[in-house]
Molecule: transfer RNA
Organism: Candidatus Woesearchaeota archaeon
RNA sequence: GCACCGGUGGUCUAAUGGUUAUGAUACCGGCCUUCCAAGAGCUUUUUGCUUGUAGAAAGCCGGUGAUCCGGGUUCGAAUCCCGGCCGGUGCA
Numbered sequence: 001g002c003a004c005c006g007g008u009g010g011u012c013u014a015a016u017g018g019u020u021a022u023g024a025u026a027c028c029g030g031c032c033u034u035c036c037a038a039g040a041g042c043u044u045u046u047u048g049c050u051u052g053u054a055g056a057a058a059g060c061c062g063g064u065g066a067u068c069c070g071g072g073u074u075c076g077a078a079u080c081c082c083g084g085c086c087g088g089u090g091c092a
Stems, first nucleotide, its partner, number of pairs: 001091007010025003018075001027063005033057003039051004068084005
């Protein structure tokens, strides 16, 4: 240099030219349960029992956040076309 494939929330990923762009995970908030420092109460010599704030964890509910860039086709583009950028593979 040429050809092919790909680029979608922080990460991974789905999406026939037409629903509010899907789901998981992460993050944030709430509810509930469990464990339970602190504190309180009970008590039998008890490192006992009850309750239980903070904190942590499982579950459930809700929320924030994305189509690589520019142009074109179309009533309508993440999707089709053109150019560019980036990544990968092959050839030279």